[in-house]
RNA sequence: CUCUUAUCCAGAGGGGCAGAGGGACCGGCCCGACGAAGCCCGGCAACCGGUUCCGGCACGGGCAGACCAGCCCGGCGGAACGUCGGUGCCAAUUCCGGCAGGCCGAAAUGCAACGGCCUGGGAGAUGAGAG
Numbered sequence: 001c002u003c004u005u006a007u008c009c010a011g012a013g014g015g016g017c018a019g020a021g022g023g024a025c026c027g028g029c030c031c032g033a034c035g036a037a038g039c040c041c042g043g044c045a046a047c048c049g050g051u052u053c054c055g056g057c058a059c060g061g062g063c064a065g066a067c068c069a070g071c072c073c074g075g076c077g078g079a080a081c082g083u084c085g086g087u088g089c090c091a092a093u094u095c096c097g098g099c100a101g102g103c104c105g106a107a108a109u110g111c112a113a114c115g116g117c118c119u120g121g122g123a124g125a126u127g128a129g130a131g
Stems, first nucleotide, its partner, number of pairs: 001131008013041001015040003021031003025098004042090003047086003050081006059074005094123001099120007
């Protein structure tokens, strides 16, 4: 960098250093000298590993038995924990929209623009796996 897959309306500091930017991109709208980015400390969460408990015996290994059964470990499924490891995250729903469709505002009908809501998609972020 590419691909696959899961998640993205919850949560997280009156701290220290620093000193002008930040919210991916574009448009909007915001945050910021009452201190941005970054670094440190602190915290949140539970994706992967880990630990514990429960389930089950289709699978692998072992013990035992050999008529039927049985037990242990692994693997499998579920739950919990946050003591330990790997990440991640700590304004605003991924801050909102971007593309397509539907419904509504809407009224005699149609079209267009605009606004609101919903669905799907795109883009992006993060984990896990693969190349």
The RNA shown here (SAM riboswitch aptamer (S box leader)) has 131 nucleotides and comes from a Chloroflexota bacterium.
Rfam family: SAM riboswitch aptamer (S box leader). Its family is annotated with regulation of gene expression in the Gene Ontology.